Overview:
Small-subunit ribosomal RNA, 3' major domain from an uncultured prokaryote, 484 nucleotides, folded computationally. Rfam family: Bacterial small subunit ribosomal RNA. Gene Ontology terms of the family: ribosome and structural constituent of ribosome.
Context: one part of a larger RNA
RNA sequence: UGACGGGGGCUCACACAAGCGGUGGAGCAUGUGGAUUAAUUCGAAGCAACGCGAAGAACCCUACCUGGGUUUGACAUGUAUGGAUGCCCUUUGGGAAACCAGAGUAAGCUGCCUUCGGGUGAAACAUACACAGGUGCUGCAUGGCUGUCGUCAGCUCGUGCUGUGAAGUGUCGGGUUAAGUCCCUUAACGAGCGAAACCCCUAUCGUUAGUUGCCAGCGGGUCAUGCCGGGGACUCUAGCGAGACUGCCGGUGUUAAACCGGAGGAAGGUGGGGACGACGUCAAGUCAUCAUGGCCCUUAUGCCCAGGGUGUCGCACGUGCUACAAUGGUCGGUACAGAGCGAAGCGAGAUCGCGAGAUGGAGCAAAUCGCAGAAAGCCGGCCUCAGUUCGGAUUGGAGUCUGCAACCCGACUCCAUGAAGCUGGAAUCGCUAGUAAUCGCGUAUCAGCCACGACGCGGUGAAUAUGUUCCUGAGCCUUGUACA
Numbered sequence: 001u002g003a004c005g006g007g008g009g010c011u012c013a014c015a016c017a018a019g020c021g022g023u024g025g026a027g028c029a030u031g032u033g034g035a036u037u038a039a040u041u042c043g044a045a046g047c048a049a050c051g052c053g054a055a056g057a058a059c060c061c062u063a064c065c066u067g068g069g070u071u072u073g074a075c076a077u078g079u080a081u082g083g084a085u086g087c088c089c090u091u092u093g094g095g096a097a098a099c100c101a102g103a104g105u106a107a108g109c110u111g112c113c114u115u116c117g118g119g120u121g122a123a124a125c126a127u128a129c130a131c132a133g134g135u136g137c138u139g140c141a142u143g144g145c146u147g148u149c150g151u152c153a154g155c156u157c158g159u160g161c162u163g164u165g166a167a168g169u170g171u172c173g174g175g176u177u178a179a180g181u182c183c184c185u186u187a188a189c190g191a192g193c194g195a196a197a198c199c200c201c202u203a204u205c206g207u208u209a210g211u212u213g214c215c216a217g218c219g220g221g222u223c224a225u226g227c228c229g230g231g232g233a234c235u236c237u238a239g240c241g242a243g244a245c246u247g248c249c250g251g252u253g254u255u256a257a258a259c260c261g262g263a264g265g266a267a268g269g270u271g272g273g274g275a276c277g278a279c280g281u282c283a284a285g286u287c288a289u290c291a292u293g294g295c296c297c298u299u300a301u302g303c304c305c306a307g308g309g310u311g312u313c314g315c316a317c318g319u320g321c322u323a324c325a326a327u328g329g330u331c332g333g334u335a336c337a338g339a340g341c342g343a344a345g346c347g348a349g350a351u352c353g354c355g356a357g358a359u360g361g362a363g364c365a366a367a368u369c370g371c372a373g374a375a376a377g378c379c380g381g382c383c384u385c386a387g388u389u390c391g392g393a394u395u396g397g398a399g400u401c402u403g404c405a406a407c408c409c410g411a412c413u414c415c416a417u418g419a420a421g422c423u424g425g426a427a428u429c430g431c432u433a434g435u436a437a438u439c440g441c442g443u444a445u446c447a448g449c450c451a452c453g454a455c456g457c458g459g460u461g462a463a464u465a466u467g468u469u470c471c472u473g474a475g476c477c478u479u480g481u482a483c484a
Base pairs, nucleotide, nucleotide: 001484002483003481004480005479007478008477009476010475011474012473013472015468016467019431020430021429022428023427026322027321028320029319030318031317032316033315034313035312042053043052064308065307066306067305068304069303070302073131077130078129079128080127081126082125086109087108089104090103091102092101093100094099111120112119113118133297134296136295137294138293142291143290144286145285146284147282149280154193155192156191157190158189159188160169161168162167173184174183175182199274200273201272202271204242205241206240207239208238209237210236214231215230218229219228220227245268248262249261250260251259252258311450324424328383329382330381331380332379333378334377340371341370342369345364346363350359351358352357390421395416396415397414398413399412400411401410437460438459439458440457441456442455443454
């Protein structure tokens, strides 16, 4: 100087408490362990691995296994030799394919020079050699990227001063803050990286603009609809501005920083949210995104193909979904979003089908057309507490769609079947406001989809906390130490 303490003081955080909803019990989905297997490819491992890499495993992906094949190779560059042999196309045999062996030439492609004889050698091909190739090993050789402590308030430097020195001071102390934020004091005076601000979204208003958006007033028209003329008022769209700064008032305070209350205001003391992550820690993670040192393989640890596997299942754990019902279920009627996506695409009206869907193809590169019916909600009927009109697993049958192909191993529909489950032990998680809870909608990936996942979007919309004794984690000061 640090680290540590079942030492002390001060402070903070959904850390506890106060509340609301869950997980742990059930069924299913998904990931993991274990077991199994020819293979069940590999990685991730307390928090910070386990709906994680994977934002799409039937083939492909694919790295694994079995079998078949191949050796200058699927891909790159170069050298040597060959010679117009080449590509494309047609075809025979073997084959699961990959590929191997062979036959044909009507058309098409094939550079430059040319005396049209040919020469050269580009491209391609064949052979040989240098080499290619490796998702083989090492993340404890590395770059890059990422997680975590933690959006915690810290981490340092220059000069000066103190100390023999390591080092200290500054950065301590008194206040204050979300903050090493600011003020005061002060052998310190300044500065840097962080905090804050600058950036984006959102909440209010103005202005500019007025189509594809809007429709108050005027006119026309319809069963009806901004449908038409027209209009820019309003909503909205999207550019530019305004606005919030403790600016004003009162109180407290050291005349300070600041805090408390108030006014005005759409918004008040960081208005709400995002992006942004200091010095460093964990030899944290990744050699399988990529790059890369070293090592290893080179008729194989490379490459191609078919089939299988990554989907197994007595069991254990994590994360979720659906429930156990009446604040509910079901049937009929009826209302209101936002954000997205669309051309090898979205696909309307119409017709057929109980339905998944099919036929067909209007319109739309989209504020114009489509996906698109929002759902919870509201109104009315039935169910009356039961393993039920709750719950929907499982299984049988019949279908639809995608795709070369749904056996292993797709989603969806209809009929039938109708399991466990009556609120879950010890334990444990999330959340402080448009939050939790609850309801639906969209997108990426994508032929399709095992999505109940992820990432977004809006609708409805609470309760509780004015406390810091305790649990957990963290910051500052101080103290002890036989630790470094």